[in-house]
Context: one part of a larger RNA
RNA sequence: CUGGGCUUAAAGAGUUCGUAGGCGGUCUUGUAGGUGAGGUGUGAAAGCCCUCGGCUUAACCGAGGAACUGCGCUUCAAACCGCAAGGCUUGAGGGAGGUAGGGGUAUGCGGAACAGAUGGUGGAGCGGUGAAAUGCGUUGAUAUCAUCUGGAACACCGGUGGCGAAAGCGGCAUACUGGACCUCUUCUGACGCUGAGGAACGAAAGCUAGGGUAGCGAACGGGAUUAGAUACCCCGGUAGUCCUAGCCGUAAACGAUGAGCACUAGUCUGUAGGGACCCUCACAUCCUUUCGGACGUAGCGAAAGUGUUAAGUGCUCCGCCUGGGGAGUAUGGUCGCAAGGCUGAAACUC
Numbered sequence: 001c002u003g004g005g006c007u008u009a010a011a012g013a014g015u016u017c018g019u020a021g022g023c024g025g026u027c028u029u030g031u032a033g034g035u036g037a038g039g040u041g042u043g044a045a046a047g048c049c050c051u052c053g054g055c056u057u058a059a060c061c062g063a064g065g066a067a068c069u070g071c072g073c074u075u076c077a078a079a080c081c082g083c084a085a086g087g088c089u090u091g092a093g094g095g096a097g098g099u100a101g102g103g104g105u106a107u108g109c110g111g112a113a114c115a116g117a118u119g120g121u122g123g124a125g126c127g128g129u130g131a132a133a134u135g136c137g138u139u140g141a142u143a144u145c146a147u148c149u150g151g152a153a154c155a156c157c158g159g160u161g162g163c164g165a166a167a168g169c170g171g172c173a174u175a176c177u178g179g180a181c182c183u184c185u186u187c188u189g190a191c192g193c194u195g196a197g198g199a200a201c202g203a204a205a206g207c208u209a210g211g212g213u214a215g216c217g218a219a220c221g222g223g224a225u226u227a228g229a230u231a232c233c234c235c236g237g238u239a240g241u242c243c244u245a246g247c248c249g250u251a252a253a254c255g256a257u258g259a260g261c262a263c264u265a266g267u268c269u270g271u272a273g274g275g276a277c278c279c280u281c282a283c284a285u286c287c288u289u290u291c292g293g294a295c296g297u298a299g300c301g302a303a304a305g306u307g308u309u310a311a312g313u314g315c316u317c318c319g320c321c322u323g324g325g326g327a328g329u330a331u332g333g334u335c336g337c338a339a340g341g342c343u344g345a346a347a348c349u350c
Base pairs, nucleotide, nucleotide: 004321005320006319007304008303012318014201015200016199017198021194022193023192025088026087027086028085029084030083031082033081034080035077036076037075038074039073040072041071042070049065050064051063052062053061054060091191092188093187094186095184096183097182098181099180103177104176105175106174107173108172109171110154114150115149116148117147118146119145120144121143125136126135162169163168206247207246208245209244210243211242215241216240220236221235222234223233258317259316260315261314262313263312266295267294268293269292270291272289273288274287275286276285299306300305323350324349325348332343333342334341335340
């Protein structure tokens, strides 16, 4: 060097874009760098190996051969890789016509619920629990009616349903805007795949500044429970949760399953299109494409399971793993306002 792995045993980066690099469809012609074949030079001797020979044998020694798998030069071949030139359309992309969608951003609007304020009715309790108490209430609570104000979240529809790269996205309207799919096969003509570094996005919590604060609610106070109760239960309640601008960059960021392409039984079902059948219509039937599921054949798998959405069969590229603890610690570096993040050992021990 080759050889093993990564759903659950150690191991897929949270996600995407993309630089270098690696890899790359089909046809023709050329070239001859790689590649293959021949020739030639060199590859010191000794040693190893083979065959003989010399010491009585062996070790040892002598002779010949082979080998030295390499390199230079040269001739030839042209399938494959590369390179050059020219084509092609199936990969990829553009165009036209349609379709669905909680994809994104901004602005405005709406109703239910909740809380508060004011006023009316009313008059002793309310609230809460396993039971209570703290708490609220004759300065009139709870209940009920009317009006007003406020903030946050959007019941039903709602669905192993949809969209998005992931994080994630759900009242309604408008504006701007990203992507996907189907049909036509109209155009370009390999423009592709992956992606070390790098960049962007990235739940919640947390941080900075300024707002906002109905409900909920770390911390905190009180009441209970208990041997105790720094908890579970109850009454309060600050930060926070919300908005704007900036930072943080982590999650069981999970399908614990990297991305792309090709191939390999089916059955049922949802979703968005197209076509056929039918005089016409029908999700009534059949065909076909997209995405989402259930079961299951072969195969795979330690098993659980997986099974055209592979964990099957292959190829390309990247990331990662190498006993448990020490330890995601120390140290150095780097990023951050901080919290801390990223990178990341060893001694020792079993």